[in-house]
Parts: sequence; structure tokens; C1' cells
RNA sequence: CACGACAAAGCAAACUUGUUGAAAAACAAGGACGCAAAGCUACGGGUCUAAGGCCAGGAGGGGUUCUGGCUAUGACGGCCGAGCCACCGAAG
Repeated sequence: CACGACAAAGCAAACUUGUUGAAAAACAAGGACGCAAAGCUACGGGUCUAAGGCCAGGAGGGGUUCUGGCUAUGACGGCCGAGCCACCGAAG
């Protein structure tokens, strides 16, 4: 150090319970699949969701309502890139 062990320390997927949310998902507790940045930031790409909005079609005399499609201003940093910051020290 641009390196990374069967060391020390740390994080914690799925799943379960509770809470929030329209949902994706988040948070807390339990739990460990993994992680040398699985620390932080949605800036670029990507993925997920579609409350609201728009469009199309249907029901109804009508207020209204049902179905489908598109859409992020919502979400994911444990999908990739980028930026920022950082613990430990066997071997090399």
C1' cells in the first nucleotide's frame, strides 16, 4: 500500500414478530446467507413500486365507479459505475 488471514473488531440476507406506508420498502427486536468498505451520498446507468396525474375501454340517467396501459416527485448503496470518509495488520 492499489494487499487481505481460519487474527481482532464490525456489519447482517432470507425468514419470524411488531410499527409505518397505497405499494415498493423502511425502522426495531430476534436471526445469519454472506460482506475488506455490506460505511455514507440517488450524481450516471439499472431494478422495484404507481398513491397522484395522463390515456384507452367498460358499467350507470347521473354524482360516480371498474379494468388496462404509461408515468417518480416514491424506493433500493447487500445491482454496477462515480464521489466522499474510515477500523485492523498475518502473509505478500

Model confidence (mean pLDDT): 88 of 100.
This is a predicted structure of a 92-nucleotide RNA (c-di-GMP-I-GGC riboswitch aptamer) from a Bacillota bacterium.
Its Rfam family is "c-di-GMP-I-GGC riboswitch aptamer". Its family is annotated with cyclic-di-GMP binding in the Gene Ontology.
NCBI's taxonomy places the organism under Bacteria, Bacillati, Bacillota.
The sequence was found by an Rfam model in a public genome assembly.